[in-house]
Context: one part of a larger RNA
RNA sequence: GCCAGGGAGUGUAUCUAUGUGGCGAGAAUAAUCUCUUACGGAGAGGAUUCAAAGAGAAAUCAAGUUCCCGCAGCUUUUUUUGCAAGGGGAAGGGUAUGAAAGUGCCUUUUAGUCACGUGGAUACUACCCGAAGCCGAGCGAACUAACCCUGGGUAAGGUGAAGUGUGGGUAAAACCACGCGGAGGCCUGCAGAGGUGCUACGGGCAAGUGCUCUUCUAACCUGGGGCUAGGGGUGAAAAGCCAAUCGAGCUCGGUGAUAGCUGGUUCCUGCCGAAGUUGGCCGCAGUCAAGCCCUAAGCGAGAUAGUUAGAAUGGUAGAGCUACGGAUUGGGAAUUUAGGGGGAGAAAUCCUUCGGUUUCCUGUCCAACUCAGAAUGUUCUAACAUUGUAGACCUUAGGAGACGGGGGCUCGGGGUAAGCUUGAGUCCCGAGAGGGGAACAACCCAGACUAUAGUUAAGGUCCCAAAAUGCUAGCUAAGUGUUAACGGGUGAAGAGUGUUCGUUGCCAUAGACAGCGAGGAGGUUGGCUUAGAAGCAGCCACCCUAUAAUAAGUGCGUAACAGCUUACUCGUCAAGGCCGCGAGCCUCGAAAAUGGACGGGGCUAAGUUAGCUACCGAUACUAUAGAUCUUGCAAAAGAUGGUAGGCAGGCGUUCUGUUAGAGUAGAAGUUUUCUCAAGAGAGGAAAUGCAUCUAGCAGAAAUGAGAAUCCUGGU
Numbered sequence: 001g002c003c004a005g006g007g008a009g010u011g012u013a014u015c016u017a018u019g020u021g022g023c024g025a026g027a028a029u030a031a032u033c034u035c036u037u038a039c040g041g042a043g044a045g046g047a048u049u050c051a052a053a054g055a056g057a058a059a060u061c062a063a064g065u066u067c068c069c070g071c072a073g074c075u076u077u078u079u080u081u082g083c084a085a086g087g088g089g090a091a092g093g094g095u096a097u098g099a100a101a102g103u104g105c106c107u108u109u110u111a112g113u114c115a116c117g118u119g120g121a122u123a124c125u126a127c128c129c130g131a132a133g134c135c136g137a138g139c140g141a142a143c144u145a146a147c148c149c150u151g152g153g154u155a156a157g158g159u160g161a162a163g164u165g166u167g168g169g170u171a172a173a174a175c176c177a178c179g180c181g182g183a184g185g186c187c188u189g190c191a192g193a194g195g196u197g198c199u200a201c202g203g204g205c206a207a208g209u210g211c212u213c214u215u216c217u218a219a220c221c222u223g224g225g226g227c228u229a230g231g232g233g234u235g236a237a238a239a240g241c242c243a244a245u246c247g248a249g250c251u252c253g254g255u256g257a258u259a260g261c262u263g264g265u266u267c268c269u270g271c272c273g274a275a276g277u278u279g280g281c282c283g284c285a286g287u288c289a290a291g292c293c294c295u296a297a298g299c300g301a302g303a304u305a306g307u308u309a310g311a312a313u314g315g316u317a318g319a320g321c322u323a324c325g326g327a328u329u330g331g332g333a334a335u336u337u338a339g340g341g342g343g344a345g346a347a348a349u350c351c352u353u354c355g356g357u358u359u360c361c362u363g364u365c366c367a368a369c370u371c372a373g374a375a376u377g378u379u380c381u382a383a384c385a386u387u388g389u390a391g392a393c394c395u396u397a398g399g400a401g402a403c404g405g406g407g408g409c410u411c412g413g414g415g416u417a418a419g420c421u422u423g424a425g426u427c428c429c430g431a432g433a434g435g436g437g438a439a440c441a442a443c444c445c446a447g448a449c450u451a452u453a454g455u456u457a458a459g460g461u462c463c464c465a466a467a468a469u470g471c472u473a474g475c476u477a478a479g480u481g482u483u484a485a486c487g488g489g490u491g492a493a494g495a496g497u498g499u500u501c502g503u504u505g506c507c508a509u510a511g512a513c514a515g516c517g518a519g520g521a522g523g524u525u526g527g528c529u530u531a532g533a534a535g536c537a538g539c540c541a542c543c544c545u546a547u548a549a550u551a552a553g554u555g556c557g558u559a560a561c562a563g564c565u566u567a568c569u570c571g572u573c574a575a576g577g578c579c580g581c582g583a584g585c586c587u588c589g590a591a592a593a594u595g596g597a598c599g600g601g602g603c604u605a606a607g608u609u610a611g612c613u614a615c616c617g618a619u620a621c622u623a624u625a626g627a628u629c630u631u632g633c634a635a636a637a638g639a640u641g642g643u644a645g646g647c648a649g650g651c652g653u654u655c656u657g658u659u660a661g662a663g664u665a666g667a668a669g670u671u672u673u674c675u676c677a678a679g680a681g682a683g684g685a686a687a688u689g690c691a692u693c694u695a696g697c698a699g700a701a702a703u704g705a706g707a708a709u710c711c712u713g714g715u
Stems, first nucleotide, its partner, number of pairs: 001715006011124013026050003032044005054061002065091005073083002092107006127264002130261001134254006145228001147226007154218001156188003159184001163180006192215003197211002200209002230246001232242003267650006277290005292401001293399006302387003306384008319370002325366003330361007339354006405429010434445003449626007459616003462601003468613001470612006481603002494588003498585006505578003515572005521545003526540003551566001555564002627640004651704001653701010669688008
């Protein structure tokens, strides 16, 4: 892991709602006692509880009811009228308080109570499993820490302290040399003790081993016996050690501690179907109230998401600023009221400039500006539409879940931005399947009762792969592209004599544009400057003549000239040309790390633009058949996605009662197989098996398994 078996909303008490039953202005007994066919039943028992009156802390006081509307029903009638249980409204009444006004509770004519079942609440373990922990009583020093008692152990070698002998030495000593000697928390190094480095092993030789290393006469090692105990011991102190357990040992008990946290919670079908918002809370993983969901009852006639019209409301978008507040470009005018700079003057003062204020023209801006001002929105009314007596809307009661949300679009706040954050509206996902988007919760289409057939949507129609190698007219030559968008998808400013289209202006058979042939002159080397300046370093000017035309010179060039060339003109040629502006497609701009992505193959259309006609394509739509529900028989119509959750109806297991049965001519169980039902399931056949089993109606539950790192066993 798999298989089998086990495995989780139970019991009591009280309260509350509802269903059924008994009795009913009453209902019920409890403990206890007696009897008995004996653990069951019968009788007694009225204490007590609830109800029948409330208000008030209490003293105490204490509810004659009336009117209106009106559903069902009954009645009358041509439409309609009357009565009107229950129901609604108004007034009144009781009591407390208050000077009063008023306010609170109660009442308006009865319905309760007991038993059983079910939903919920509370107390208890309270659906099941799960802590770390806290406290108590005991058990531990056989491991280990310290201490006490009593024992044991330390190969071999080295070094050579004190002291001392002999000799030297001295006045005597000191001192020196050579011996003897054998000290030391001395040295090397076994046993022993330890545990430095390496990191082989690491399913081991081992819940630390191996190699290496430290120490080894001492604060040494060690056997046996004894002592110290859990907030306590012991500790050359590491919160170390106290039996592989220590920032408080272990065992048992309190104990099923508690867990707002995690996991799990067992058969079927039908109906409806949420919320992640607001407020409070030591509240933010929770919970309470409201909102949102479900169920039931009551009431009895309207209700409303839609469309149109009318009326009202409003200050947003856009806009505006000579309408305010504020910001703000340039220019002009006037005035000098504070002031700075400059000038004139001995000073007074004057002039000028900057500035201030006012005004005119001009150009702009605003969430916290608005003279004006939409659309959408909101409210009301009416009509239509939809829906409602098969009971809506509303009210009351009971049961919840939920109170972590997320995405797209539009409009805001924050942020450089984000698959960012925080809001409002709306649609989705959540709780929504199906088709498309290559794949993909929320993008597009579309809301799935079942079956069959057809038609379409989004999106597609060369092959993978259903359907056009469709049609008409263009564009693109870049494999551009073949990607609706978005995520996860890059392609900008700018540039292009790539190409297509449109267009302004100008030139052109009186010959344009380009090319080719020829000319391109004279005054003059203009004046100045300069060493020189001759069209061409620089400054100034830029005339006149001849001419078809020819600059006081467009660019090279020279020291300066020269030379080449251009403007300009003629000839030749022969039909369009030139300068711009704009648009479509395309190109450059264009850089990322294994080789790579239009989904792929591939495509010159199977790309792209505009248009047209077919076809494919879904659980959509239509048709036919069927199921269930809504309901009042039918017909007709409608409905039937669904998490949390509410409600309803069923299936199955075990046992009991009762009424019936089955079985040695083969029960239960097991294996295989068939049929039926919407399903839980039910029924049959054959084989095996060999002794019990079942149906109907009721009742009672230790009542349904795939999950809980579930438990036990097997494998």